[in-house]
């Protein structure tokens, strides 16, 4: 750039990835070649080799060869070089390094100058004797040389010095030129030493220091210098971080990055430090010396046990260590180095080979043509994509490899290890040569199949629980390529330490407040000065290599060469002189001082008031008081409350009283006085920048708490009691101590808040309101001016909300503070406090969020508005009985299966006795009961016998019909056998689905285009005032429209009109067997086309001249008539895979098909939804009246007979406005019973029938007769209905052989009751709180217990580092010392010089004692942190049910 916090948004903030690089590693894989790299760890040990020698032209001496002319060899003495080269980075925070200065110094070899190189002398190693030891190594005695020592002399320079004198050199080999040597005085080259700057964290180290800091003399050294010593003197050093602990070689450079920066210090290069560890010297130009030395010491070999020897951090090369890093190799041929006159000889510096993809660069693994778009793979909607010109085939080429041949530059004359390499030529063959990651987003790249929170992935957000483009495998696809991925690391991105470039009012983040030091910044104006700045200004440096730019060279590239540029530096030096800084001078606009006035709970102290609570005395008086939702405790007949009078004591100071005043904040309120701080106006006389902030540092600093002594009246932690509660250690109530009060001394902290440091300037107004000044005038306003407090708002400002002259606006200075959330403001140390405890303040570990605003929505025991059988007001039920029916649970071989609050439960089931039927048992069956396709026979249907339980099986009769024909034969249908594709499945997912449905809710909402407002999500429209059933409908209004719902349009009903009158219908007229029966009639009534009507149309109030409401006329109906049909966006992953359909998935001699008989009807019990009922508004008996609606040919069935009856038998009518079911019943009229388990009520049960049906046993309805259960109105609870309704009657259909108390319909009779909307539900709207968003059936907190996981404390314990004291004291230097030694010299003393040796300083490594700091470990012990659905409770979050935090006990 992006992912990732939300339901969406904007920010805030983390973590996450894409990039780059790397001495890497690992995994998978691997064809050459150049170049470059290769122990980042154990500075662990190290076995074997080599890695520093060389000179014979310094030397004696052995030894060898000789052409005697020489020549070589070589242990010793002697020179010169072992101090370079080469490797490491442990030490070190340091003048180590880097940069730029400096004076008080030395430098063998080189170099360039002047001047010497004379004369002597004693030794000694090797050598030989003797002789010690296991060896390493020695001892003694003799001999000898020198460029080995040593002495005189000489001294142009030189050194020292009282300036005049002291003193001090040498080497010679060779044989005619040379190498040499001394001594000075320059050069150079190298090295010491010194000082400015710049180079790591940590303050949870703040005070360090005794040679410490100076001077003075000394000594030492190459040199200065407390560098070391004697003395005097007390300083030095530090907040601009001393000292202490950490950790670390520094630097060119590297890698990153726009850059600033960050992070690095491998390879090259330049300083430094180190060589087993720790100390020490010698020697020497030079070391305090990787491959010398002495000592100690750990450790390792040898050893005769007496004693020795070692030191790979040189190449190589072992062991260990570790993720991990090569060969015991070839050459001195180049460079280069040592030695030497050279020849040469040494060179594990070096040049080159060898291992390793470890990197970078480069090349290859083949071009080109080839569609039938082969074949195989993998998907498929079965057609066909695709892998794919890709392969095959067919023409080409040979780069690298490969064999053959030739062959270098590297060396200007010889030498070439590499190396027969590079490079040329030639030959053969596509022939030897391709993998690794990925494919949900971020991120190019998708399908199948397996798997089924299972193996498993995974940088992050996350996938996976049965259709996974995320696992894991294939196909395909994408990315890089001899590699490609993984870790691990740095930078980047991350403006997420911000200099460049952030921020603090709610996201972290303003210290509670003021005064004040250091220090930061600072008014005007004038000279001066040039420190800072400025002129890429001028010199010096700023090694080289890198990096940049131009060029060359290997075929190119990497790489290497050349020239430039550049190295942002640091030092000098000029030039300027406006800012700053400093010097001095002026001035008043900042501050400040005086005068005049004012205002106010400002602060201390004394003193003083009234109300009220409480007790105390007495008095009136009685029986309750008091408390609270509601009660109790508790107080009172020993007089309570309550009232009246008087007393006491303590604490607060109603009203005024105010977004008023005063203080710095904390806070301050009765009145007086006293003392005293600040503050504003006016005046404009005074000082003259005195300022402003403010690390540290000091005072204050609410309420709790603490100490001491008081006080104690009301409250009131703790604490008792009494309530509430499941529980109540709460909240409610009664009492109650500390405390609240005061003095004085401690705490030092709060949500100490304006969540908003302090100070200064600037930058539209408007309205209040305190104290003040001024002007003006009408005396009460008016304008203005300051210092305060407030409310709106403009412009900016903000993530938004908001802030807005009292800034969160725009500058400026100074100080504090933040850097994901936890853990934690915790531990561990400090430091302060009598203790609470306060401050300062960390990791570990864990999480991908935590956070802010502000939106939509849900939600709330938040509010307004409103509705709606939701309450109320009523009526009748349910819940008790018995049955009836569904369910649930049991049982059961099987009780098939679904529905589950509302919105399952007389639901699917408009009707299980066999079918239904899915289920149990049994018996069959296997292309199946059903569908298409082949193939063979035979039409087909029909009949019959056996077996069986049936289904199935065996047999067995009959009969050939239709179309076509070339007559052989084909063909349709239908039956049978047959093979396989297939068919079946009420098996599984309703969380794969489609249809269909319930539900909120027939509630009034749901949206949308344009436009506008907002960063945005959204909002406006839709809200507001009315009104309505209704987002209905008006008015307003940044909206204007508009859609889907609402209403309207359908459909039945209620008037009426008109057309039609048969099967209906009869007013008038005839007729009549009295029955609309018949003529006849359309007038009614009804029937079923049509049309009319009702719109708030009219009038009156109200209302905003509105919409609407309320009345009222008219009407068969009036405000939607009344009923219905219609159900918006969209909720419930709501039902329904058993209606049907459908994707997977699963069975296929079965989970599929047929059959019997069985079950679905079971029955201790528990729910639901009815039906009877309990009786007198009733039963029984008689008589009589009045409907709608339907139904009917497998039917409905009058009438007659026959039965007590279900029904039976026998027939008429009737496709029905004609026959028929069909009697309507309640009701009315008469009788009759008289309150009883009853003439109530009929369950249940025994006989006996009727019907349907193949078949009523399990398991049907009914009817006689008998029999006559509970039940006297139903607890808690709870259901339904607002009018032709409830209530009660009854009729009728659908399904259906047969079976209704159920389920659609139909009229009969016909009420009560609605004050209101406060409360219960459920819903609409505006609003307002949320930490919900799966949305309160949310969210979420804390103890316990269980398991891990990191930590603190802890008796101790082990260790590591490091101070103090003090023993002891190697090796060495350095001093002292004399009765030892003492060649050449001096001198004549056996004496200097010198040596050894003692001794004495100092002095490692050891040791004792005693801090300190750190780290490992520890029984037990704290909290903390994650964990699957564990436990108790519910503390927050809505008013979260007792608002919520925040100190404190």
């Nucleotide at each position: 750039g992006a992912g990732u916090u939300u339901g969406a948004u904007c920010c805030u903030g983390g973590c996450u990835c894409a990039g780059a690089a790397c001495g890497a590693a690992c995994g998978c894989u691997g064809g050459c070649g150049g170049c470059a790299g290769g122990c980042u760890u154990a500075a662990c040990a190290c076995a074997u080799g080599c890695a520093a020698g060389u000179c014979g032209a310094a030397c004696g001496a052995u030894c060898c060869c000789u052409u005697c002319g020489g020549g070589g060899a070589u242990a010793g003495u002697g020179g010169c070089a072992g101090a370079c080269g080469g490797g490491u980075g442990a030490g070190u925070a340091a003048c180590a390094c880097g940069u730029g200065g400096g004076a008080a110094u030395c430098u063998a070899c080189c170099u360039g100058g002047u001047u010497c190189u004379u004369c002597g002398g004693g030794a000694u190693a090797a050598c030989a004797g003797u002789u010690g030891g296991a060896a390493a190594c020695g001892a003694c005695u003799g001999c000898u040389a020198a460029u080995a020592c040593c002495g005189g002399a000489u001294a142009c320079g030189c050194c020292c010095u009282u300036u005049u004198g002291g003193g001090g050199a040498a080497a010679g080999a060779u044989u005619u030129a040379u190498c040499g040597g001394a001594a000075u005085c320059g050069g150079a080259u190298g090295a010491g030493c010194c000082c400015g700057c710049g180079u790591a964290a940590g303050a949870u180290u703040a005070g360090c220091u005794a040679g410490a800091u100076g001077g003075u003399g000394g000594g030492g050294u190459a040199a200065u210098g407390g560098c070391c010593c004697a003395c005097c003197a007390u300083g030095g050093c530090g907040a601009c971080g001393a000292u202490c602990u950490u950790u670390a070689g520094c630097u060119g450079g590297u890698c990153u990055g726009a850059g600033a920066g960050g992070a690095u210090g491998a390879u090259c290069a330049g300083c430094c430090a180190c060589a087993c560890u720790g100390g020490g010297a010698c020697u020497g130009a030079g070391a305090c010396a990787c491959g010398g030395c002495c000592c100690a010491g750990a450790c390792u070999c040898c050893u005769a046990c007496g004693g020795g020897a070692g030191g790979c951090a040189g190449c190589a090369g072992u062991g260990g260590g570790g993720a991990a890093u090569a060969u015991u190799g070839g050459a001195c041929a180049a460079u280069g180095g040592g030695g030497g006159c050279a020849a040469c000889c040494c060179u594990g510096a070096u040049c080159c080979a060898g291992c390793c993809a470890u990197g970078c660069c480069g090349c290859g693994u083949g071009a080109g043509u080839g569609a039938u778009g082969a074949a195989g793979g993998c998907c498929u909607u079965a057609g066909g994509g695709u892998u794919g010109u890709a392969a095959a085939g067919c023409u080409c080429u040979u780069u690298c490899a490969g064999u053959g041949g030739g062959g270098a530059a590297g060396a200007u004359a010889a030498u070439g290890a590499c190396g027969g390499u590079a490079c040329c030529c030639a030959c053969a063959c596509a022939a030897g040569a391709a993998g690794c990651c990925c494919c949900g987003g971020c991120u190019a790249a998708c399908u199948u199949c397996g798997u089924g929170c299972c193996a498993g992935c995974a940088g992050c957000c996350g996938c996976g629980g049965u259709a996974a483009u995320a696992c894991g495998a294939a196909g395909g696809g994408g990315g890089c390529u001899a590699g490609c991925g993984u870790u691990g690391u740095u930078c980047g991105g991350a403006u997420u330490u911000a200099c460049u470039g952030g921020g603090c009012g709610u996201a972290a983040a303003g210290c509670g407040c003021a005064c004040g030091u250091a220090g930061g910044c600072g008014g005007a104006u004038u000279g001066g000065u040039c420190a800072g700045u400025u002129a890429g200004g001028g010199g010096g440096u700023g090694a080289a290599a890198u990096c940049c730019c131009g060029g060359a060279g290997c075929u190119c590239a990497a790489c290497u060469c050349c020239g430039g540029a550049a190295c942002u530096g640091c030092c000098u030096u000029u030039a300027a002189u406006a800012c700053u800084g400093c010097c001095a001078g002026u001035c008043u606009a900042g501050a400040g001082u005086c005068c005049g006035a004012g205002a106010g709970a400002g602060g201390u102290g004394a003193g003083u008031g009234g109300a009220a609570c409480u007790c105390c005395u007495a008095g009136u008086g009685u029986a309750g008081a008091g408390g609270u939702g509601g009660a109790a405790u508790u107080c009172g007949u020993a007089g309570a409350u309550a009232u009246u009078a008087g007393g006491a004591a303590g604490a607060a100071c109603a009203c005024c009283a105010g977004u008023g005043g005063c203080g710095a904040a904390g806070g301050c309120g009765g009145c007086u006085c006293a003392c005293u701080g600040g503050c504003u106006c006016g005046g404009u006389a005074c000082u003259g920048a005195c300022g402003c902030u403010g690390a540290g540092g000091u005072g204050c600093g609410a309420a709790a708490g603490c100490g001491u002594g008081g006080g104690g009246a009301g409250c009131a932690a703790a604490c008792a009691g009494g309530a509430u509660u499941a529980g109540a250690u709460a909240c409610c109530c009664u009492g109650g101590u500390a405390g609240u009060c005061c003095a004085c001394g401690c705490c030092g902290u709060a949500a100490a808040c304006u969540a908003u440091g302090a100070g200064a300037g600037c930058u539209a107004g408007c309205c209040g309101u305190u104290g003040g000044g001024g002007u003006g005038u009408u005396u009460a306003c008016a304008c203005u001016u300051c210092a305060g407090u407030g409310g709106c708002g403009c412009a900016g400002c903000u993530a938004a909300c908001g802030c807005a002259u009292u800034a969160a606006g725009c500058u400026c200075u100074c100080c504090g503070c933040c850097u994901g959330g936890g853990g934690a403001g915790u531990a561990c140390g400090g430091u302060c406090g009598c203790a609470a405890g306060a401050u300062u303040a960390a990791a570990a570990c864990u999480c991908a969020a935590a956070g802010g605003a502000a939106u939509u929505g849900a939600c709330g025991g938040g509010g307004g508005c409103c509705c709606g059988c939701a309450c109320a007001a009523g009526c009748g039920g349910u819940g008790g009985a018995g049955c009836a029916u569904g369910u649930g649970g049991u049982u059961u071989a099987a009780u098939u299966c679904a529905a589950a609050g509302c919105a399952a439960c007389g639901c699917g089931c408009a009707g299980a006795a066999c079918c239904u039927u899915a289920c149990c048992u049994g018996g069959g069956u296997u292309u199946g009961a059903c569908a298409u396709c082949u193939c063979c026979g035979g039409a087909a249907c029909g009949c019959c016998u056996c077996c069986g339980a049936a289904a199935a099986g065996a047999g067995g009769c009959c009969g050939u019909g239709c179309c076509c024909u070339u007559c052989g034969g084909g063909g349709a249908a239908c039956c049978g056998g047959a093979u396989g594709a297939c068919a079946g499945g009420u098996g599984c997912u309703g969380c794969a689905u489609g249809g269909c449905u319930g539900u909120c809710g027939u509630c009034a909402g749901c949206u949308c285009g344009u436009g506008u407002c907002g960063u945005g999500a959204g909002a406006u429209g839709u809200u507001g005032g009315g009104u309505u059933a209704a987002g209905u409908c008006c008015c307003g209004c940044a909206a204007c429209g508009a859609g889907c719902g609402c209403a309207a349009c359908c459909c039945c009903u209620a008037u009426u009109c008109u057309c039609a009158g048969u099967u209906g219908c009869c007013a008038g007229c005839g007729g009549u067997u009295c029955g609309g029966c018949c003529g006849g009639g359309g007038a009614c009534u009804c029937u079923g086309g049509g049309a009319a009507g009702a719109c708030u149309g009219c009038c009156g109030g109200u209302g905003u001249g509105a919409a609407a409401c309320c009345g009222g006329a008219g009407g068969a109906a009036g405000g939607u008539u009344g009923g219905g049909a219609u159900g918006a966006c969209g909720u419930c992953a709501a039902g329904u895979c058993c209606u049907c359909a459908u994707g997977g998935c699963c069975c296929u001699u079965a989970c599929g098909c047929c059959c019997a008989g069985g079950g679905c009807u079971a029955c201790a019990c528990a729910c639901g939804u009815g039906c009877u009922a309990c009786a007198a508004u009733g039963g029984c008996c008689g008589g009589u009246a009045c409907a709608a609606a339907g139904c009917g040919c497998a039917g409905c069935g009058a009438g007659c007979u026959c039965g007590c009856g279900a029904g039976a038998g026998u027939c008429a009518g009737c496709c029905a406005a004609u026959c028929g079911c069909a009697a309507a019943a309640a009701g009315c009229c008469g009788g009759u019973c008289u309150c009883a388990g009853u003439u109530c009520g009929g369950a249940u049960u025994g006989c006996a029938g009727u019907c349907u049906g193949c078949a009523a046993c399990u398991c049907g309805a009914c009817u006689g007769c008998a029999u006559g259960a509970a039940g006297u109105c139903g607890g808690a609870a709870u259901c339904g209905c607002u009018a032709g309704u409830a209530a009660u009657c009854g009729c009728g259909g659908a399904u259906c052989a047969g079976a209704a108390u159920g389920c659609c319909g139909c009229g009969g009779u016909g009420a009560a009751u609605a004050c209101g909307u406060u409360c219960c539900c459920g819903g609409g709207c505006c609003u307002u709180g949320u930490a919900c968003a799966c949305a309160c059936c949310g969210c979420c907190c804390g103890u316990c217990a269980c398991a891990c996981c990191a930590u603190g404390g802890g008796a101790g314990u082990c260790g590591u580092u490091u101070g103090g004291a003090c023993c002891a004291g190697a090796a060495g230097u350095c001093g002292c010392u004399g009765a030892c030694c003492g060649a050449a010299c001096c001198u004549u003393g056996u004496g200097a010089a010198g040596g050894a040796a003692g001794c004495g300083c100092c002095g490692a490594a050891g040791g004792u004692c005693u801090g300190a700091a750190c780290g490992g470990u520890g029984a037990c012990u704290g909290g903390g942190g994650u964990g699957a659905a564990g436990u108790c409770g519910u503390a927050a979050c809505a008013a979260g049910g007792u608002a919520g935090c925040c100190g404190u006990a």
Predicted 3D model of a 1449-nucleotide RNA (small-subunit ribosomal RNA) from an uncultured bacterium. The RNAcentral record of the sequence draws on Greengenes. Its Rfam family is "Bacterial small subunit ribosomal RNA". Model confidence (mean pLDDT): 84 of 100.